[in-house]
């Protein structure tokens, strides 16, 4: 910013969606590179390997091998030889002893307290930030200074023995040292005492002197021929530092009061232990404290913090990776070495688990790196290297190092590159849509010319490498040898077949994912048909979906795209920045007041808050800048920045707080006055109602829409009269009064608050607010005890009703009243907390005081406090408030975050109950809600109009029949219409045919149109036979177009095959055009511009007259216009012109039996063109003396003169796809066509509109008078005959003002005489006539005969206001005939009524009220039934957790004992000093046993709640909602 509550609107307030992120996960897909990242769940269990060792220059053995040397051996060979033996020694074998030196084991020393993992625990000085230790340790290092002397006893290994399965252990002898112990010596430290002099911050620091007491050690190697000196490494003692750590403290960051009180070493001394070191750390004693609303104690979560993300910030949400602290290492507990630990890879114990076992006992500890099982949506190699950096040991090589370095796996994540590029329209093909013309996909592909980046293959090849080793040389004092500089040489790379760079060849190996109704960039076509499905949030989907699915286009990112899930934001949706409370959520029911928090005026001091300077510090790293490396960037070095904070310290002093003094404008207080349903108690007053007596009196009272119940002849009501008795106070009475709110009403007394006015004397800021706390607080409603007329929940009877537990009515108990006490709530509302203070007004009214007047009072005029109306500026969403604010501000206080669940559970706290008050959450909706705004509706108002009612005349509804319908039949009874506004409608003609149905039988380019292709002109057409109901098959006769360029070339027409296509009364009137009906011929719908309102939207159009009218007038912020009214057209109705044929005939003439028959006429009628005339114009009355309305005259006609056509915006998704056009589906040898039959006529029965009656105002017979519209050639038909007729034969005349065709009713004259009839005529029988191929189903007509029901019609209901109901007969169109009594027209005859708008229906206008807007056929509530969901109570049942009494008590400190044992030291010996083992005590983990407390989870059965297209039952709410709503 947007979507999203309503028919618009504009408001609150919620949901939701566009963005970022991320240790991620899940679908789809996936070229390469570079840098990062990778067990977030089971601190679950763990094979298997590695993850701390070194050092022989500390010491003791020791294999091995080789070299010099020494001693002793063996003795081959040699030589001499007296043959014993000498000699020479290869050789062998041992031991000394030097060098070198691997390997396991031990004593020893350093390390193993680092480095590496987690994240369990912990709300705490744990961590951050800052300070402090004069209250403290510190191996290794560096640094000063002195020292390093003499003894000693042991022991491990080793070696013999036992024991055991192992792991191990015990004995004994025996040996070293840098291990152990004792002695010197004391620079030095330390201690105790005494003396000076320093500094501070109380206790005390520091130094200097003096007396006295204590207090060290280790050797190794190098070098030398030895020894010495001498140098390295080492030890001891102390001094300074550095680093490392301990300890205090101020301040910061989590939720919860449904945790309000917590604590006994607890607070605090005094000794004393105890620590490296202060401290109740621990112990004894003593006091009785301590923390806590500024949240103590509990309960739940959590490692912190640099930082990471988000955001304009402020903030909000998180602590992966990297640094920093810190806590833990299977659970607990515990000390031990040691500088350092209460130790991850030590050690004891106890526990659970797990392995081994000879069952007797052992033995483990991945939250180290890999790696495995589990759990889970999820997380990697059982890799390579110490080459670099680092650490550990060592004098050094050097050796160790899953720290580390690098490599592997995962698109997890950032960056980066690539998948080519350029040219080319026949705009191929394909597929897609198409209105069929074309269009999109598209320069896109092919084609064609390029380039080679990444991957592929070959060659080349950096850096990361300092260093160490050895030789030389130079410097120190001769030399070594140590150190340091220098020179040479040979060497050290896990990554790696590296990265870089050449070359080679080929467009060749490299694109996917979502999404296209809005929001939100993309739009079509086919499938589906509320079904499959989509959906983040409105919301698509019920036959034309841009929403589902596929498809073609498009769009948005791209090696990734979506989705899920979490965080920030957008949300000014917790409002510091930066919000609200009259009606939307929200002001406590009212007042007193603690504690906070705020608070008048002036002047000093001081400097907490405040502003400023300065100084330390805010770790690195990250962010941000400025450079710079790696091709670029991500990344990665370097420099500033900058960490908004803390602390210490100068200044400054306006304001806040603090203090000191002062002041009166706040606030109280004196004194003075009136006004009051203020409160409390106590007497007291009439009026009325009830009731008891008594009198009178007598049949109804009483109550109601109507009634009954009830009272009463046992005497009611009704009257009088006297008494009881309770409760309330008429009139005064007022948007008057008083009070904090609730609330108060007769009248007097008595107590007694509080305000208001006047007067300015006093105090001097004593003040406003006000959590908790106190107190008061309607009505009901409880408890005790009174009282009880009247009324009156519950009941009870009576009426209404479908029902009626109500609403009317008759009785009536708790209670309404009084006293004591309790509850503590109300729509306690002005729906508006309290208090100051500012900010144009106008008029009511209540109480006061002053001025002016005046004799006095009122009237005016000011000023104060109150209580009301309009109304400015401003606010307010608006409605509205508007000095009584909801305006402008400040101070304090309650409160509020979407509905619904709910003011509900559950815990507390109060209550005799009743209940009250505090006060949730699971689940569920996209709304709920506010004000206005147009409509509708209303059993709200006002006010008009209509055959709307009345008032009248005739009718339907009752018969019989016609006709349409519905329903039920049926093969089939086609199909449409359905309240008004379908039902004699569509249908102005269903025996076939119509015709759409039905049942059989038939044909397939088709009965009908066009187009291509063949065939024929022997065309078309026409005769015949055969099957058959017929269509229609099968065959057959006859026939021979036209034009010409002379071509079987062109036109026509037929005919056949096939292929596009023809057909459809098949479906959607809710895809549509058109017509139409209906409101309604009602008077209304509406625009422009202007105003007015934030909008919807009002004005205008309303208003006041008046109309048949939104008709005109007059007024108005409106002015004008349009569609509608009215009028213009037609017709009738008068006159008058003009013109006279077929019409007409007054006058002339002629004629007929008779007739405008003739000849003429143009006068009437009357045809039919044309014009006149009415317009409230004259006059009166009424009226604004407008519009108009009454009356009156004239006039053929008077107030739109009669009647008609003409029907506004718009309703009803009214009606028509079957009149016809249409879109889109569907059929295609059939849903098409053709045919015969048959049905649309079918009949128990309803209903709707006719025509006939039902009789005498008639019915019949006879006679007789008077029309008009209208129609005629397959017609209309005269005339004559025949027929009882219907009709027949005959066919003058008319293509029409000419022919043709009785009007009837009435009138005249005769019957009939009240009857089922001389009424009525159904209905049946019989005979006939027309029409038509054809009257059976199924036609009209006529004759003779038959003679049903029917005596004026229930309940309802319809039409009509004058040439009109009524009432008569006539024409037409459809049409072969005919269902016509129908439709649609003409004429005759010819009335009755209306006072009037209270009802009924329908309608206009204004108005109100709404919770309807599909708009009252509206909306809607509650119980039940049913399915589902999540919660609350339950008898218990089971766990966690924690407290607390007792019991048992491991290891192990410490203490205390120590009769056993013991090498150093003293001691000639006894012995002793010192020590061990063993034993005891406190303490103590775990266990055990009881009791409590808090929470979890389960529970038959119950309780209400939420959801849920078509349950059941009322109908409470929303209109006065039919009883006004609500609390």
């Nucleotide at each position: 910013g947007a979507g999203u509550u309503u028919g618009a609107u504009c408001c609150u307030g919620g949901c939701u969606c566009a963005g970022a992120a991320c240790g991620a996960a899940c679908g789809c897909u996936g070229g390469c590179g570079g840098c990062g990242u990778g067990g977030a769940u089971a601190a679950g269990a763990c094979a298997u390997g590695c993850a701390a060792g070194u050092c022989g220059u500390g010491c003791g053995a020791c294999a091995g091998a080789c070299c010099a040397g020494g001693a002793a051996u063996u003795g081959a060979u040699u030589a001499c030889u007296u043959c014993g033996g000498u000699u020479u020694g290869a050789u062998u074998u041992u031991c000394c002893g030097g060098a070198c030196g691997a390997u396991g084991a031990g004593c020893g020393g350093c390390g193993a307290a680092c480095g590496g993992g987690u994240g369990c625990g912990u709300a705490a000085c744990a961590c951050g930030u800052g300070a402090g230790a004069a209250a403290c340790c510190u191996g290794c290092c560096u640094u000063g200074a002195a020292g390093u002397u003499c003894g000693g006893g042991a022991u491990a290994g080793c070696u013999c023995g036992g024991c055991g399965a192992a792991a191990g252990u015990c004995g004994a002898a025996u040996u070293a040292a840098u291990a152990c112990c004792g002695a010197a010596u004391g620079u030095g430290g330390c201690c105790c005492a005494g003396g000076g002099a320093u500094a501070g911050c109380a206790u005390u620091u520091u130094c200097c002197c003096u007396u006295g007491g204590u207090u060290a050690a280790a050797g190794c190697u190098c070098g030398g021929u030895c020894a010495a000196a001498g140098a390295g490494c080492g030890c001891u003692u102390u001094u300074a530092g550095a680093u490392g750590g301990u300890c205090u403290c101020g301040c910061g960051g989590u939720c919860u009061a449904u945790c309000a009180g917590c604590u006994u070493g607890u607070u605090g001394g005094u000794g004393a232990g105890g620590u490296a070191a202060c401290g109740g750390c621990u112990c004894a004693c003593c006091a009785a404290g301590g923390c806590u609303a500024c949240g103590a104690c509990g309960g739940a979560u959590a490692a912190c913090u640099g930082a990471u993300c988000u955001g304009a910030g402020a903030g909000g949400a998180u602590g992966a990776u990297c640094a920093g602290u810190c806590a833990c290492a299977c659970u607990g507990g515990a000390a031990c070495u040691g500088a350092g630990a209460c130790a991850c890879g030590g050690u004891c114990c106890a526990g659970a688990c797990a392995c081994c076992u000879a069952c007797g006992g052992g033995u483990g500890g991945c939250a180290g790196c890999a790696g495995u099982c589990g759990a889970g949506a999820a997380u990697c190699a059982u890799u390579c290297a110490c080459a670099a950096u680092g650490g550990g040991c060592g004098c050094a090589a050097g050796c160790c190092u899953g720290a580390u370095g690098g490599u592997g796996c995962g698109a997890c994540g950032c960056c980066g590159c690539g998948u080519g590029g350029g040219g080319u329209a026949a705009g191929a093909a394909g597929g897609g849509c198409u209105u069929c013309g074309g269009u999109c996909u598209g320069u896109a592909a092919a084609c064609c010319c390029c380039u080679g980046u990444c991957a592929u293959c070959u060659g080349u090849g950096a850096g990361u490498a300092a260093g160490g080793u050895c030789u030389c040389g130079u410097a120190u004092a001769a030399a070594a040898g140590c150190u340091a500089c220098g020179a040479g040489a040979a060497u050290u790379g896990a990554u790696a077949u590296u990265a870089a760079c050449a070359g080679a060849a080929g467009a060749g190996g490299a694109a996917g994912g979502g999404a296209c109704g809005g929001c939100u960039a993309a739009c079509u076509c086919u499938g589906u048909g509320c079904c499959a499905g989509c959906a983040g949030c409105c919301g698509c989907g019920g036959u034309a979906a841009u929403a589902c699915a596929g498809a073609g286009g498009u769009c948005c990112c791209a090696a990734g795209c979506g989705u899920u899930g979490u965080u920030c934001g957008g949300a000014u949706u917790u409002a510091c920045u930066g919000g609200g409370c009259g009606u939307a959520a929200a002001g406590g029911g009212u007042g007193c007041g603690u504690a906070g928090g705020c608070g008048g005026u002036u002047a000093g001091a001081a400097a907490a808050g405040u502003u400023u300077g300065g100084u330390g510090u805010g770790a690195a790293a990250u962010c941000u800048u400025c450079g710079g490396g790696c091709u670029c960037a991500a990344c990665c070095c370097g420099g500033a920045a900058a960490c908004u904070g803390c602390a210490c310290u100068g200044a400054a002093a306006a304001c806040u707080a603090u203090u000191u003094g002062a002041c009166u404008a706040g606030a109280g207080g004196a004194u003075c006055g009136g006004a009051g349903a203020g409160g409390a108690g106590a007497u007291u007053g009439g009026a009325a109602u009830u009731c008891u007596c008594a009198g009178u009196g007598u049949a109804g009272c009483a109550g109601u829409g109507u009634a009954a119940u009830g009272c009463g002849u046992a005497g009611a009501u009704a009257u009088u009269g006297a008494g009881a008795g309770g409760a309330a106070c008429a009139c005064c009475a007022g948007u008057u009064g008083c009070g904090a709110a609730g609330g108060c009403g007769g009248a007097u007394c008595u107590c007694u608050g509080g305000a208001c006015g006047a007067u300015u004397c006093c105090u001097g800021a004593c003040g406003c607010u006000g959590a908790g706390g106190c107190a008061c607080g309607a009505a009901a409603g409880c408890u005790g005890g009174g009282g009880g007329a009247g009324c009156g929940a519950a009941g009870a009877g009576g009426a209404u009703u479908a029902g009626a537990u109500a609403c009317c009515c008759u009785c009536g108990u708790a209670g309404u009243c009084c006293u004591a006490g309790c509850c503590g709530u109300a729509a306690a509302c002005g729906g508006u907390g309290c208090g100051c203070a500012c900010u144009u007004g106008c008029u009511g009214u209540g109480g006061g005081c002053g001025g002016a007047u005046u004799c006095g009072a009122c009237c005016c005029c000011g000023u104060c406090c109150g209580u009301g109306g309009c109304g400015a500026a401003g606010c307010u969403a608006a409605c509205g408030c508007g000095u009584u604010a909801a305006g402008u501000g400040c101070g304090c206080c309650g409160c509020c975050u979407g509905g619904g669940g709910a003011g509900u559970a559950c815990g507390g706290u109060c209550g005799c109950a009743a209940g009250a008050u505090u006060a949730a959450a699971a689940c569920u909706c996209a709304a709920a809600g506010a004000a206005a705004u147009u409509g509708a509706c209303g059993g709200g108002g006002a006010c008009c109009c209509g055959c709307a009612c009345a008032a009248g005349c005739g009718g339907u509804g009752g018969a019989g029949u016609a006709u349409g319908u519905g329903g039920u039949u049926u093969a089939a009874u086609u199909g449409g219409a359905g309240g008004c506004a379908a039902c004699g409608c569509g249908a102005a003609g269903a025996a076939c045919c119509u015709u759409a149905c039905c049942u059989g039988g038939u044909c397939u380019u088709g009965a009908c149109a066009u187009g291509c292709c063949c065939g024929u002109c022997a065309u078309a057409g026409u005769u015949u036979u055969c099957c058959g109901a017929a269509a229609g098959g099968a065959a057959u006769u006859c026939g021979u177009c036209a034009g010409u360029u002379a071509g079987g070339c062109u036109g026509g027409a037929c005919g056949g095959u096939g292929c596009a296509c023809a057909g459809g009364u098949g479906c959607u009137g809710c895809a549509u055009g058109g017509c139409u009906g209906u409101c309604g011929u009602c008077a209304g719908c509406u625009c422009g511009u202007g105003u007015c309102g934030u909008g919807a939207g009002a004005u205008g159009u309303u208003c006041g007259g008046u109309u048949a009218g939104g008709u005109c007038c007059g007024g108005c912020a409106a002015c004008g216009a349009g569609c509608g009214c009215a009028a213009c057209c037609c017709u009738c109705g008068u006159u008058c012109c003009u013109a006279g044929u077929u019409g007409c005939c007054a006058g002339c003439g002629g004629g007929u039996a008779a007739u405008g028959c003739c000849g003429g006429g143009g006068a009437c009628u009357c045809u039919a063109g044309g014009a006149a005339g009415a317009c409230a114009a004259a006059c009166c009355u009424c009226g604004u003396g407008u519009a108009g309305a009454g009356g009156u005259g004239g006039g053929a006609a008077g107030g739109u003169g009669g009647g008609g056509a003409c029907g506004a915006c718009g309703u009803c998704a009214a009606g028509u796809c079957a009149g016809u056009a249409u879109g889109g589906c569907c059929c295609u040898u059939a849903c098409g066509a053709c045919c015969a039959g048959g049905g649309c006529u079918g009949c128990a029965c309803a209903c709707g509109u006719g025509c006939u009656a039902c009789a005498a105002u008639g019915c019949c017979c006879g006679g007789u008078a008077c029309a008009a519209u209208g129609g005629g050639a397959u017609g209309c038909a005269a005339u004559a005959c025949c027929g009882c007729g219907a009709g027949g034969u005959u066919g003058a005349g008319c293509c029409a003002a000419u022919c043709c065709a009785u009007a009837a009713a009435a009138c005249c004259g005769g019957g009939c005489c009240c009857a089922g009839u001389u009424c009525g005529g159904a209905u049946u029988g019989g005979a006939g006539u027309c029409u038509g191929c054809a009257a059976c189903u199924c036609g009209a007509c006529u004759c003779c005969a038959u003679g049903a029901a029917g005596u004026u019609g229930g309940a309802a209901u319809c039409g009509c206001u004058a040439g009109u109901a009524a009432u008569g007969g006539c024409g037409u169109a459809u049409c072969a005939g005919c269902a016509a009594c129908g439709a649609c027209g003409c004429c005759g005859u010819g009335a009755a009524u209306a006072c009037g708008u209270u009802c009924c229906c329908g309608g206009g206008c204004c108005u109100u009220g709404u919770a309807c807007a599909c708009a009252c056929c509206g909306c809607c509530c509650g119980u039940c039934a049913c399915a589902u969901c999540a919660u609350g109570a339950a008898a218990g049942c089971c766990g966690g957790u924690u407290c607390u009494g007792c019991c048992c008590g491991a290891a192990g400190u410490a203490c205390g004992u120590g009769a056993g044992c013991c090498a150093a030291c003293c001691g000639c010996a006894a012995g002793g000093a010192g020590g061990c083992a063993g034993c005891g005590u406190c303490c103590u983990a775990a266990g055990g046993u009881g009791g409590g407390g808090c929470u979890g989870g389960u529970g038959a059965u119950u309780g209400g709640g939420a959801u849920g297209a078509a349950g059941u039952c009322g109908u409470a709410a929303c209109a006065a909602g039919g009883u006004a709503a609500c609390c």